[in-house]
RNA sequence: GAAGCAGACCAGAUGGCCGCCGCCCUCACGGGGGGAGGAAAGUCCGGGCUCCACAGGGCAUGGUGCUGGAUAACGUCCAGCGGGGGUGACCCCAGGGAAAGUGCCACAGAGAGAAGUCCGCCCGCCAAAGCUAUAGUCGAAACAGGCUCGCCUGCCGAAGCUUUAGCGAAGGCAGGUAAGGGUGAAAGGGUGAGGUAAGAGCUCACCGGGUCCGGCGGUGACGCCGGAUGCCAGGUAAACCCCACCAGGAGCAAGACCAAAUAGGGAAGCGUUAAGGACGGCCCGUCCGUGCUUCCGGGUUGGUUGCUUGAGGCCGCCGGCAACGGCGCUCCUAGAUGAAUGACCAUCGCCCGCAUCCGGGUAACCGGCUGCGGGAACAGAACCCGGCUUACGGGCUGCUUCGGCC
RNA sequence: GCGCCCGUAGCUCAGCUGGAUAGAGCACAAGACUACGAAUCUUGGGGUCGGGCGUUCGAAUCGCUCCGGGCGCGCCA
Numbered sequence: 001g002a003a004g005c006a007g008a009c010c011a012g013a014u015g016g017c018c019g020c021c022g023c024c025c026u027c028a029c030g031g032g033g034g035g036a037g038g039a040a041a042g043u044c045c046g047g048g049c050u051c052c053a054c055a056g057g058g059c060a061u062g063g064u065g066c067u068g069g070a071u072a073a074c075g076u077c078c079a080g081c082g083g084g085g086g087u088g089a090c091c092c093c094a095g096g097g098a099a100a101g102u103g104c105c106a107c108a109g110a111g112a113g114a115a116g117u118c119c120g121c122c123c124g125c126c127a128a129a130g131c132u133a134u135a136g137u138c139g140a141a142a143c144a145g146g147c148u149c150g151c152c153u154g155c156c157g158a159a160g161c162u163u164u165a166g167c168g169a170a171g172g173c174a175g176g177u178a179a180g181g182g183u184g185a186a187a188g189g190g191u192g193a194g195g196u197a198a199g200a201g202c203u204c205a206c207c208g209g210g211u212c213c214g215g216c217g218g219u220g221a222c223g224c225c226g227g228a229u230g231c232c233a234g235g236u237a238a239a240c241c242c243c244a245c246c247a248g249g250a251g252c253a254a255g256a257c258c259a260a261a262u263a264g265g266g267a268a269g270c271g272u273u274a275a276g277g278a279c280g281g282c283c284c285g286u287c288c289g290u291g292c293u294u295c296c297g298g299g300u301u302g303g304u305u306g307c308u309u310g311a312g313g314c315c316g317c318c319g320g321c322a323a324c325g326g327c328g329c330u331c332c333u334a335g336a337u338g339a340a341u342g343a344c345c346a347u348c349g350c351c352c353g354c355a356u357c358c359g360g361g362u363a364a365c366c367g368g369c370u371g372c373g374g375g376a377a378c379a380g381a382a383c384c385c386g387g388c389u390u391a392c393g394g395g396c397u398g399c400u401u402c403g404g405c406c
Numbered sequence: 407g408c409g410c411c412c413g414u415a416g417c418u419c420a421g422c423u424g425g426a427u428a429g430a431g432c433a434c435a436a437g438a439c440u441a442c443g444a445a446u447c448u449u450g451g452g453g454u455c456g457g458g459c460g461u462u463c464g465a466a467u468c469g470c471u472c473c474g475g476g477c478g479c480g481c482c483a
Base pairs, nucleotide, nucleotide: 001402002401003400004399005398006397007396009394010393012348013347014346015345016344018342020035021034023032024031025030037378041389042388044387045386046385047384048383049251050250051249052248056284057283058282059281061247062246063245064244065243066080067079068078069077070076081095082093083092084091085090096242097241101240102239103236104235105234118181119180120177121176122175124173125172126171130167131166132165133164135162136161137160143154144153145152146151147150189207190206191205192204193203194202208232209231210229211228212227213226214225215224216223217222255305256304257303258302265296266295267294268293269292270291274290276288277287278286298482299481312331313330315328316327317326318325319324350375351374352373353372354371355370357368358367359366360365407479408478409477410476411475412474413473416432417431418430419429425463434450435449436448437447438446456472457471458470459469460468
């Protein structure tokens, strides 16, 4: 210098002027003081609070899923364990069970499951091209001899044919075999040796995994060590499911009070001692209860409260690796309801580009002064908190890898 | 604030109990027919399955997350 990883932080400041929404003082004029965020967002989780019956039991349904801890709670966070990725800093994991059962695994392939013989390998039988040997038959050519000169004899015994014995390609039948080939994302550990007709954890050695037992360490997940056992069992549960744990429902349009207005109208259904209600479904239990539910039609589209001081923040000390907790001190920090929190100007600060100059360096480049021009993101509380996720500007610190120079 | 649904070709929709070339109708283009056009017939092109990440051998389909769109719920009697 380049590329990258992690963490914490800021979200312009001050002044002037004109406005907006609450609060306080004042009869009023007026004055004082306060006024968005790290995500206020998405509404994906969890709680507080409120009402429903006291929030009960079971089924169903939904959610979560390594261990320990934090917490009001969580699907969040912290610390670990195991697995995976990266050269590394470091990061990621819905991370229980596939040996309870069921389903699925397209195409290809013989076979997709405690499977399977398509090719291959091997044994046997059938049949058989052929080969070898043996015995018999036949007796060619060459050689030798003879003579009447183209025949005979001898020796040698070839090919062919037949007998017997052995081997036996291609083929067929019946088996064995999961070593090898081939298909596939995936085919029932890997390497080597023995073994075998050929093979196979069939047997053995080593390696990998599993199960069981024991010891040690750890709260635990788990790790290390030793022994036994050939046990070697496909994947998928973000498929059904099983196991463990959690969850009653609805939400500030909760709830309470005041006020206004209308036709307490019509239809359907259910029921009159059991229906119905108790804000998702079913059953039970409990309570309420004298009509209830749904639809159509009618009225209103107001006010007050809930409402903001809270699992609250800063700082210090203590405990804890940490998340976090305890104690002390201190601070008060929006409450709007078609919804305020804004606009302009000046100065300073920040970032970017260009130009000039200075300093450092061999250089790439870095730092600084001045001038000009430009820029400042994402985004707006709505009952309140804790998280997650997403959007987004800027610089800072620490670390890693590579390259250059000393 | 709460609940529910949808997003697939230019338009309207299938496919969504995972299976490899994602279909249909209309529209578009070319050709045939015709004197020409319409209709008809034949052929063809056109797709980030709203985006991303994950599970899986494999994702339009399953899970999570983000984006966009739509619908319904007030009170009184």